Context: one part of a larger RNA
RNA sequence: UGACGGGGGCCCGCACAAGCGGUGGAGUAUGUGGUUCAAUUCGAAGCAACGCGAAGAACCUUACCUGGGUUUGAAAGGCAAGUGAAACUCCGAGAAACCGGAGCCUCCUUCGUGACACUUGUACAGGUGCUGCAUGGCUGUCGUCAGCUCGUGCCGUGAGGUGUUGGGUUAAGUCCCGCAACGAGCGCAACCCCUGUCCUUAGUUGCCAUCAGUUUGCUGGGCACUCUAAGGAGACUGCCCCGGACAACGGGGAGGAAGGUGGGGAUGACGUCAAGUCCUCAUGGCCCUUAUAUCCAGGGCUACACACGUACUACAAUGGCUGGUACAAAGGGCUGCAAUACCGCGAGGUGGAGCCAAUCCCAUAAAACCAGCCUCAGUUCAGAUUGUAGUCUGCAACUCGACUACAUGAAGUCGGAAUCGCUAGUAAUCGCGGAUCAGCACGCCGCGGUGAAUACGUUCCCGGGCCUUGUACA
Numbered sequence: 001u002g003a004c005g006g007g008g009g010c011c012c013g014c015a016c017a018a019g020c021g022g023u024g025g026a027g028u029a030u031g032u033g034g035u036u037c038a039a040u041u042c043g044a045a046g047c048a049a050c051g052c053g054a055a056g057a058a059c060c061u062u063a064c065c066u067g068g069g070u071u072u073g074a075a076a077g078g079c080a081a082g083u084g085a086a087a088c089u090c091c092g093a094g095a096a097a098c099c100g101g102a103g104c105c106u107c108c109u110u111c112g113u114g115a116c117a118c119u120u121g122u123a124c125a126g127g128u129g130c131u132g133c134a135u136g137g138c139u140g141u142c143g144u145c146a147g148c149u150c151g152u153g154c155c156g157u158g159a160g161g162u163g164u165u166g167g168g169u170u171a172a173g174u175c176c177c178g179c180a181a182c183g184a185g186c187g188c189a190a191c192c193c194c195u196g197u198c199c200u201u202a203g204u205u206g207c208c209a210u211c212a213g214u215u216u217g218c219u220g221g222g223c224a225c226u227c228u229a230a231g232g233a234g235a236c237u238g239c240c241c242c243g244g245a246c247a248a249c250g251g252g253g254a255g256g257a258a259g260g261u262g263g264g265g266a267u268g269a270c271g272u273c274a275a276g277u278c279c280u281c282a283u284g285g286c287c288c289u290u291a292u293a294u295c296c297a298g299g300g301c302u303a304c305a306c307a308c309g310u311a312c313u314a315c316a317a318u319g320g321c322u323g324g325u326a327c328a329a330a331g332g333g334c335u336g337c338a339a340u341a342c343c344g345c346g347a348g349g350u351g352g353a354g355c356c357a358a359u360c361c362c363a364u365a366a367a368a369c370c371a372g373c374c375u376c377a378g379u380u381c382a383g384a385u386u387g388u389a390g391u392c393u394g395c396a397a398c399u400c401g402a403c404u405a406c407a408u409g410a411a412g413u414c415g416g417a418a419u420c421g422c423u424a425g426u427a428a429u430c431g432c433g434g435a436u437c438a439g440c441a442c443g444c445c446g447c448g449g450u451g452a453a454u455a456c457g458u459u460c461c462c463g464g465g466c467c468u469u470g471u472a473c474a
Base pairs, nucleotide, nucleotide: 001474002473003471004470005469007468008467009466010465011464012463013462015458016457019422020421021420022419023418026313027312028311029310030309031308032307033306034304035303042053043052064299065298066297067296068295069294070293073124078122079121080120081119082118083117084116088103089102090101091100092099107114126288127287129286130285131284135282136281137277138276139275140273142271147186148185149184150183151182152181153162154161155160166177167176168175192265193264194263195262197233198232199231200230201229202228203227206223207222208221211220212219213218236259239253240252241251242250243249315415319374320373321372322371323370324369331362332361333360336355337354341350342349343348381412386407387406388405389404390403391402392401428450429449430448431447432446433445434444
């Protein structure tokens, strides 16, 4: 100087408390461990691995296994020699790759050392092989915590200190005051984006108050309003009162759509964990080179006594079922989205208007509301499992897809010890969209609808910041 303390002081955080809803019990989905297997490819390991890499394993992917092939190679460029267009088509064997045979074909031309391709040879290629403890890059984490430093000066033999400590204050090393310090940098804040109010500009594909026709903003008409999207205004403790040191600032009030950082996002200092990644990519070293390279078919990654994590669905009456009736936002659409119509109980099919989209389509939002039935039961709860029949995608749904109909109707009556999230348009609950994608979503990323309870307080648990103290630790 740090680190640590079941030392002290001050302060903060859904850290506790106060509340609301869960997890832990059940079934299923998914990841992991373990076990099994020819293989169940590899990585991730407390928080910060475990719906993680994977925004989508039937083949492909695919790295694994079995078997069948190839060896200058599946792809690249160089040299030398030789040959010929390459391709394509057909036949035979085969699971295919590949192998054998035949056909077809003969580019440009300055006539050669052209282009393209093949064969042979040669240097070489290739490797998701090892090392993340050789690395770059990227990322997680402490933590959006308020810290981390420098120049000069001063103090100290020196390590180092001072500044950065102190008194207040703040979300903040934020600001004020003081002070052997005076300044400065990286962080904080602000500048950026979305959202909340108003104004201006602009009205088509958007809108419809007034007018006319009218089933429909459908047409004429209009651009007020909504909305769209560009520019501006607005919030700064600016104003008032009180407290405070006449400061910073705090408490209250006015006005205001909004008030003291308005709400949300992006933004992550010096560093820590030899944290993660050599399987995105790049790369040193090492290793393989008729194989650890490469092609193909099939299988596996989907196994199953079991254990754990994360979710979904429930156990019901604030509910279930049936019928009727409303109200979104944000997205996506060309080998795409697909309406009206018709067929089917349905998944879906036929067909194809319109739309490269504020125009058309996906697209009925659902919870909610109204009416009826059920009356507390393993039920008109719950839906696993299984049987049969189907639909769709795709060369192909056996291993191993999703969905539909009928039948079947399991566990489950609110969950031990323990444990998680959340402070407001939040939790809870309800549906909608998108990426990936032929097909496949209970995951992920977004969107809106309905919409709470509680916070006395900081003693305690956890994590963190500052000062101080002890130390046989560095």
This is a predicted structure of a 474-nucleotide part of an RNA (small-subunit ribosomal RNA, 3' major domain) from a metagenome.
The full RNA is in RNAcentral, with records from SILVA.
The prediction has a mean pLDDT of 84.